[in-house]
Context: one part of a larger RNA
RNA sequence: GGCAUUUGGUGGAUACCUUGGCAUGCAGAGGCGAUGAAGGACGUGGCACGCUGCGAAAAGCUUCGGGGAGUUGCGAGCAAACUUUGAUCCGAAGAUAUCCGAAUGGGGAAACCCACCACGCAAGUGGUAUCGGCGUCUGAAUACAUAGGACGUCGAGGCGAACCCGGUGAACUGAAACAUCUCAGUAACCGGAGGAAAGGACAUCAACCGAGACUCCGCUAGUAGUGGCGAGCGAACGCGGACCAGGCCAGUGGCGUCGAGAAGAGAACCGGAAGCAUCUGGAAAGGUGCGCCAUAGCGGGUGAUAGCCCCGUACGGGUAGUGCUUCUUGACGUCCUCGAGUAGGGCGGGACACGUGAAAUCCUGUUCGAACAUGGGGGGACCACCCUCCAAGCCUAAGUACUCCUGCAUGACCGAUAGUGAACAAGUACCGUGAGGGAAAGGUGAAAAGCACCCCGGUGAGGGGAGUGAAACAGACCUUGAAACCGAAUGCCU
Numbered sequence: 001g002g003c004a005u006u007u008g009g010u011g012g013a014u015a016c017c018u019u020g021g022c023a024u025g026c027a028g029a030g031g032c033g034a035u036g037a038a039g040g041a042c043g044u045g046g047c048a049c050g051c052u053g054c055g056a057a058a059a060g061c062u063u064c065g066g067g068g069a070g071u072u073g074c075g076a077g078c079a080a081a082c083u084u085u086g087a088u089c090c091g092a093a094g095a096u097a098u099c100c101g102a103a104u105g106g107g108g109a110a111a112c113c114c115a116c117c118a119c120g121c122a123a124g125u126g127g128u129a130u131c132g133g134c135g136u137c138u139g140a141a142u143a144c145a146u147a148g149g150a151c152g153u154c155g156a157g158g159c160g161a162a163c164c165c166g167g168u169g170a171a172c173u174g175a176a177a178c179a180u181c182u183c184a185g186u187a188a189c190c191g192g193a194g195g196a197a198a199g200g201a202c203a204u205c206a207a208c209c210g211a212g213a214c215u216c217c218g219c220u221a222g223u224a225g226u227g228g229c230g231a232g233c234g235a236a237c238g239c240g241g242a243c244c245a246g247g248c249c250a251g252u253g254g255c256g257u258c259g260a261g262a263a264g265a266g267a268a269c270c271g272g273a274a275g276c277a278u279c280u281g282g283a284a285a286g287g288u289g290c291g292c293c294a295u296a297g298c299g300g301g302u303g304a305u306a307g308c309c310c311c312g313u314a315c316g317g318g319u320a321g322u323g324c325u326u327c328u329u330g331a332c333g334u335c336c337u338c339g340a341g342u343a344g345g346g347c348g349g350g351a352c353a354c355g356u357g358a359a360a361u362c363c364u365g366u367u368c369g370a371a372c373a374u375g376g377g378g379g380g381a382c383c384a385c386c387c388u389c390c391a392a393g394c395c396u397a398a399g400u401a402c403u404c405c406u407g408c409a410u411g412a413c414c415g416a417u418a419g420u421g422a423a424c425a426a427g428u429a430c431c432g433u434g435a436g437g438g439a440a441a442g443g444u445g446a447a448a449a450g451c452a453c454c455c456c457g458g459u460g461a462g463g464g465g466a467g468u469g470a471a472a473c474a475g476a477c478c479u480u481g482a483a484a485c486c487g488a489a490u491g492c493c494u
Base pairs, nucleotide, nucleotide: 001493002492003491004490005489006488007487008486009485015479016443017442020414021413022411023410024409025408026407027406028405029403030402031159032158039100040099041098042055043054044053046078047077050074051073061094062093063092064091065090066089070082071081072080105114106113107112115128116127117126118125119124130156131155132154133153134152135151136150137149138148163194164192165191166190167189168188174181178228204211205210215242216241217240218239219238225233226232246395247394248393249339251336253335254334255333256332257331258330259329260328261327262326263325264324269317270316271315275290276289277288278287279286291308292307293297299311300310301309344368345367346366347365348364349363350362351361354380375390376389377388378387379386430437431436450478453465454464455463456462
């Protein structure tokens, strides 16, 4: 030095576990905001770093209801207190609610600076933004007026995950290059609304038979078409389903507000059956024996696997403000006259599956411009006949879309390199001027019983005894403890 066996160290794989995730279903909710939101800053505890709660009345205050023995959050310690005269805790309704933030008295480098007016002895309290509607009073150039101004009153503003409607609107890409075309009316930006939105009661289709608002789904059908007839794009009629609802324009009406009556849902929470002995063991829920309950043998916990030990579960009960929902009814207010600069034409665009085409239909920037039911529109250029409908006014539930959020349930979903980025002080630490990027990190034990005392050592670190414990090779770097890697002992070879 090598090989083998044994025994350690290191390391943290694997196994087991789960407080956290993921997905789906059902139900709810679908908004919050000048009565100051979302989100923050700073404070707030006897000692107080972080999180949580709260706001100078600051881990809290008041009232009512529930509940019934302990309590002062995570958080374990010490101290000091509260509580059957009912605390802590849970529910409902209130009070307080610093500063910033739409932020709104002015300013501003957010959480800061500086004002005026009224009231008040003071401390202090209240008011003072802008825009829009309405009303009153004023009021120029300029006579009447108008613009403007002042005051009052009502409203708006900002935030929010997706879904919805509208406006503006790309490029990469594909066409194996590229320009029409495609990607795509997508992404992005902007405006607006609701719990859904939009659409909607035929100037629609059909085809000489007829149907009968709208929306959504399955077919029709990758069909008919369209297309540098390339790449591609791509219907409708009709059929089958989901759901169904029609109304109004001066009235037996719609909507809103207020009042009365009726019904219903709904909080914390309450009741809630039935098991003992023995054996093994540290511990019984396990084994054995004999029982019991069940509208409850879903689930979780308890020193191993419990229907009958605990929490629960089935089932039953409970109901406050007069807060919510629905219906009936009365009063008051408000709204609405059948649709002309319209239909249609020219020019230029756009939308229709349809790229200007034979191009109907719809929208309109521009320019012309009817008829009036004895009328008008459509039936894919256009004309005739025929059929069908009545534009240029308004409203409309359901079926459909989505999930920031709440509750319950479920899983041939994950189990700590997985599952959310995050099971832990996680959008934290850390990085970046910034936009932004973004981790690692779970497990003693049934119970701290967390090693009194002794020894070595620096009043260390670490270790050896002793003790606890079922176990300490469970000792906090703490379940199991693989491999790489590093030792030691023994044997053999060189």